[in-house]
RNA sequence: ACAAUGGAGAGUUUGAUCCUGGCUCAGGAUGAACGCUAGCGGCAGGCCUAAUACAUGCAAGUCGAACGGUCACUCAGCAAUGUGUGAUAGUGGCGCACGGGUGCGUAACACGUAUGCAAUCUACCUAUCAGCGGGGGAUAGCCUUUGGAAACGGAGAUUAAUACCGCAUAAGACAGUACUGAGGCAUCUCGGAGCUGUUAAAACUAUGGUGCUGAUAGAUGAGCAUGCGUCCAAUUAGUUAGUUGGUGAGGUAACGGCUCACCAAGACGAUGAUUGGUAGGGGAUCUGAGAGGAUAAUCCCCCACACUGGCACUGAGAUACGGGCCAGACUCCUACGGGAGGCAGCAGUAGGGAAUAUUGGGCAAUGGGCGGAAGCCUGACCCAGCCAUGCCGCGUGCAGGAUGAAGGCGUUAUGCGUUGUAAACUGCUUUUUUAUAGGAAGAAAUAGUUUUUGCGAAAACAGUUGACGGUACUAUAAGAAUAAGCACCGGCUAACUCCGUGCCAGCAGCCGCGGUAAUACGGAGGGUGCGAGCGUUGUCCGGAUUUAUUGGGUUUAAAGGGUGCGUAGGCGGUAUAUUAAGUCAGUGGUGAAAUACGGUCGCUCAACGAUUGCCGUGCCAUUGAUACUGAUAAACUUGAGUAUGAUAGAGGUAUUUGGAAUGGAUAGUGUAGCGGUGAAAUGCAUAGAUAUUAUCCAGAACGCCAAUAGCGAAGGCAGAGUACUAUGUCAUUACUGACGCUGAUGCACGAAAGUGUGGGGAUCAAACAGGAUUAGAUACCCUGGUAGUCCACACUGUAAACGAUGAUGACUAACUGUUUGCCUUUUGGGGUGAGUGGUACAGAGAAAUCGUUAAGUCAUCCACCUGGGGAGUACGCCGGCAACGGUGAAACUCAAAGGAAUUGACGGGGGUCCGCACAAGCGGUGGAGCAUGUGGUUUAAUUCGAUGAUACGCGAGGAACCUUACCUAGGCUAGAAUGUGAAGGAAUGAUAUAGAGAUGUAUCAGUCAGCAAUGACCUGAAACAAGGUGCUGCAUGGCUGUCGUCAGCUCGUGCCGUGAGGUGUUGGGUUAAGUCCCGCAACGAGCGCAACCCCUGUUGUUAGUUGCCAUCGGGUGAAGCCGGGCACUCUAGCAAGACUGCCUACGCAAGUAGAGAGGAAGGAGGGGACGACGUCAAGUCAUCAUGGCCCUUACGCCUAGGGCGACACACGUGCUACAAUGGGCGGUACAGCGGGUAGCUACCUGGUAACAGGAUGCCAAUCUCGAAAGCCGCUCUCAGUUCGGAUUGGGGUCUGCAACUCGACCCUAUGAAGCUGGAAUCGCUAGUAAUCGGGUAUCAGCCAUGACCCGGUGAAUACGUUCCCGGACCUUGUACACACCGCCCGUCAAGCCAUGAAAGUCUGGUAGACCUAAAGCUGGCCUUUGAACCGCCAGUUAGGGUAGAACAGGUAAUUGGGGCUAAGUCGUAACAAGGUAGCCGUACCGGAAGGUGUGGCUGGAACACCUCCUUU
Repeated sequence: ACAAUGGAGAGUUUGAUCCUGGCUCAGGAUGAACGCUAGCGGCAGGCCUAAUACAUGCAAGUCGAACGGUCACUCAGCAAUGUGUGAUAGUGGCGCACGGGUGCGUAACACGUAUGCAAUCUACCUAUCAGCGGGGGAUAGCCUUUGGAAACGGAGAUUAAUACCGCAUAAGACAGUACUGAGGCAUCUCGGAGCUGUUAAAACUAUGGUGCUGAUAGAUGAGCAUGCGUCCAAUUAGUUAGUUGGUGAGGUAACGGCUCACCAAGACGAUGAUUGGUAGGGGAUCUGAGAGGAUAAUCCCCCACACUGGCACUGAGAUACGGGCCAGACUCCUACGGGAGGCAGCAGUAGGGAAUAUUGGGCAAUGGGCGGAAGCCUGACCCAGCCAUGCCGCGUGCAGGAUGAAGGCGUUAUGCGUUGUAAACUGCUUUUUUAUAGGAAGAAAUAGUUUUUGCGAAAACAGUUGACGGUACUAUAAGAAUAAGCACCGGCUAACUCCGUGCCAGCAGCCGCGGUAAUACGGAGGGUGCGAGCGUUGUCCGGAUUUAUUGGGUUUAAAGGGUGCGUAGGCGGUAUAUUAAGUCAGUGGUGAAAUACGGUCGCUCAACGAUUGCCGUGCCAUUGAUACUGAUAAACUUGAGUAUGAUAGAGGUAUUUGGAAUGGAUAGUGUAGCGGUGAAAUGCAUAGAUAUUAUCCAGAACGCCAAUAGCGAAGGCAGAGUACUAUGUCAUUACUGACGCUGAUGCACGAAAGUGUGGGGAUCAAACAGGAUUAGAUACCCUGGUAGUCCACACUGUAAACGAUGAUGACUAACUGUUUGCCUUUUGGGGUGAGUGGUACAGAGAAAUCGUUAAGUCAUCCACCUGGGGAGUACGCCGGCAACGGUGAAACUCAAAGGAAUUGACGGGGGUCCGCACAAGCGGUGGAGCAUGUGGUUUAAUUCGAUGAUACGCGAGGAACCUUACCUAGGCUAGAAUGUGAAGGAAUGAUAUAGAGAUGUAUCAGUCAGCAAUGACCUGAAACAAGGUGCUGCAUGGCUGUCGUCAGCUCGUGCCGUGAGGUGUUGGGUUAAGUCCCGCAACGAGCGCAACCCCUGUUGUUAGUUGCCAUCGGGUGAAGCCGGGCACUCUAGCAAGACUGCCUACGCAAGUAGAGAGGAAGGAGGGGACGACGUCAAGUCAUCAUGGCCCUUACGCCUAGGGCGACACACGUGCUACAAUGGGCGGUACAGCGGGUAGCUACCUGGUAACAGGAUGCCAAUCUCGAAAGCCGCUCUCAGUUCGGAUUGGGGUCUGCAACUCGACCCUAUGAAGCUGGAAUCGCUAGUAAUCGGGUAUCAGCCAUGACCCGGUGAAUACGUUCCCGGACCUUGUACACACCGCCCGUCAAGCCAUGAAAGUCUGGUAGACCUAAAGCUGGCCUUUGAACCGCCAGUUAGGGUAGAACAGGUAAUUGGGGCUAAGUCGUAACAAGGUAGCCGUACCGGAAGGUGUGGCUGGAACACCUCCUUU
């Protein structure tokens, strides 16, 4: 020096993410209103609605110094009369056009701003010049009389003026005329000195003056014109006849179609005319960083209006708020004949409304009118009153005070926390309050007197005037004394707990809370915010860059026109000159005041006010600058084009022609089927089909070539030839010389379908018909088949008309294909154009992706978008023959709709892999009878729970009583159990009696230990702790099932991505395994896997009883029976052993294979225990525990009996069978796990047997319980049986207080169904299945055929992974995320809401036509001595009437679709290949979604192939 004071976000779409996008909130403001509350003061503000109607009072008068009079008083006078003072109706003058109110109308020169008037006026005021002579006739008033209810008049007589009218005079005024100077802007303007004509006046007086007339100038005010600015709608596109202009005339203060006559045919309009709607404009106010947006209260300026409409008069000024006339509506008075009125002035009333004040004081101040003045008038104004309506200020106390009082609230409850220094209490202060006392400023004057002065005027003197108001303010006294609420407390958003309620009541600005533990409802305690206020509601701006000038977008989110040509418009290459319109700079004028901003000052501060300065981004004028843009002139060649020569192609139009195929016709051959499908059928065929051969006919389409090949603006274009025609590219650089780009309206072209007319008609094929499929099948499949498909001409004008990407130009790394040119020549090369593909850098993008063919970086022009739905719908208009196309809303409704990507889940998507998953096998279930569980039903009760897999021989591993929870009945109430316990008693046992028993009553026996205190035991008052299998497994702990013994689930650090997330964990191999190896932006780690544990298989070793017995001895009818031994078997402790260690092959390795070796065992030897992160709100409150709730003479407790066992039925799990691989009888052999004293029991006896009576051993390697199938014989001979055993009769045994409901077993008799089981379905891969028996728990007994174990005998099969089911990994699609048991579409039915159409009907404003027409004005006529008045006529016109039309709004029977609404109906269209890929246009059809035809798109999955790219 320059510049500058200035900008915050959040919630809500998702499982999560990024983006797009709307909705909502936090801020400020308000003429506000409402709710709760309220101590004071200052300053402001106060009908936003009905321009609705108004009672009452007031709001504009004044002047006697203009005039004639009248009255009162006074003085003089005898009186008449006169003087003075005061008042005044009338005439006259001035004012009433200001001040005050309101915002109806008005979209306009109304307003704002800047100019112009050479086209104007201006009372009062100022300055200057000039003048003011002399007459006249009336008329109010007054008087007389008269009409009328009144309002208001009529007639006669008489009177004055500064009222009115002549005459005189008169200009620099006005008019005419000729000359001249200067200037300008065309008309013209300003001067000069002439001539002619016309036109004025008023007086009063205090004698000082005041007034009057003409003219000029100023000031003030007004009028007119013009540039620029000034709302919405194009679903308003054409408007206009005085309309646009001219000539002339009239009119006006003045220009002008302002009006009239004539002439011309113009004028306005996409730069928005006209029409419709809305609205007073500005200074300013609110908001905003600003740019903007919104508003038009208070204050100021302008306009418009004054009950509604019209009209003029008067006047300087009005078309006049408190003047007039007329018409209309309304109100009032009336004697019914007529009259009166206009609060949008101040108060006030009614009404309307959510809502807005006193019928106050005063002219003291400021200002206005009149007057010479005093003064009068002034609801302007100054004040007061009401209202928290707003802004500002003050106060409701301050300090100390802990037992941290009481009370409240909470709590883990003898306690603690909090309210809280808060209170009490002590001290202090006195703003405020009350009382008393004092007490303003606002007042300057005018007038009067004196002085100065030429005039305006100035100075001095004394005196008068205050509504507010005894108010502000000051002093003194008293005493914490008189003074706190409102909203909120889930997030946004500062502030948390308890109780009540239980999707109820309610809250809510958005998201959303409430279904029994609500920080979200209601109350309480506590807290937070603001505070005489606090909240709510409405409105505006902001946030919102969400209309984007500042400052947005258009591939997929909303959005590029289907394509081109081209008009207007916008933009435009290189260089020069001129100009100066844009642009930039300086200067001048203006931009009122107030407001805003800065400084200073005044009210105690502030609000408020005063003063001063700046600003006012604008407009006008002027001077300059000339880079850029524009204009003009004359050039240039690179943009563009032309020419010449090559060259390319399914470019177009017309015409000719070809072969294959298809269908048909004729003829031949030939015989029974053909055709079609998932499978069939309809159809065709013995009247000869299909098949095959020959000939002929018809129409349509063009195989191979053929290709991310070519051409075209797009749609689109394909056999071959010809004619015509259009285009691109390259090369030469000859010519023109910016001729260019874009392109609203417009014009042309424009697939398929469709339409019209005329042809043609082979194929295919909407509709239609038939056959199938199906629950249905208006479909998918099949057989037919008409429009159509083809041609000509004419319409239609739309598509996913797509690259979902407008056109043009410039710039920005590379690499690699391909088409077509040209140049060059290291020829398998290089260069350079124009196209057409791929990869990719920078960059861009929300990402996917784009990337010289941009979606990058820039420039120009056009088109389009602004939440979803309603809706591309309605109405209107335009186009079309129609179908329809174009243009294109609103009400209402939702808080989302949407894009890209991520993780999952899912798919009737794909790939890889696993599992008794299938397959291969064996045996079952489903059929029978019975057992058992469940459902259902029944019942007084049939207690409760478990319910796909993962409930159903489950809880229950033992329901006759008990159990037991259920039912009926009878009882108890501190209770059935336990503890403390005063007191009493031994305990205990027995008997009788009532009763079903519980229980009650009665009696008897008994009298503990200890020296004692007392103790054990029993009874037991009061009290404290009860009790509940009542509810909630969706409040919970614990435990459990399942996916699943599946191989997964995660973390740290790093890296990638805006992010959710990814990577690791994917890939190549391998494994039972995320097991291991290799690779790799990953490197490591954890929970899982495996291993460690147990059983079993081999061996060794140690030990040797109850086990064993080889050797030695003894001994028996026989027997490890005995001595002895511990070798063997066995028992049970410790070790060893197996690791792909070895070999071969393959492999980089991991590892795999080998009937390999060795070994008891071989690749995890077999089995068990062991169950990752998690899922199913899985199961269990009835094992147990437990929060909350509920019951308390009962939902607790006791007792008896009953029930849990019922039985038309259905299902699950089993047992036994149907028989000969069997049944029966007899004989005979071999286990293991386990159990046993309230027990197992050898053995003996009895009984057919169950079992009973005896008896012995064993608390167990000692005694005991103990096999069956098997094996050896005999018999049965295929049958409802010598199979099968249900059912039932009879008789018994055992357990037990008791076998009726309701036990097991035995004997005898009876001898049912059943002859291998439909659809379907289950288990099992080796010591397994199958089959055989045995043991144990529970238990008095047992409904056990169950459960859990044990051993005996002991198979078959696995090619393999296409399919079914489940699972794992990778990948893909998704409109799913409660995750496919998902989501979701349309009709129909119900309720509610807004809306379209509609016969009609009602209302409104507007325009035109015709008729009529008041007042007024203009003109004419008549009248008159003349003028006016009166009268008549014409024109104009408010208003009224008639008929029709258009427009707008309301309403309406009926009708159309739309939206919304936890659980309605029908289907399943879409999302996965959504089960027929979907979608777009079009046509037809169908209850509905929709289906089909035709053309198009990928915004389709999977697979295969081709091409291109990347890497080698």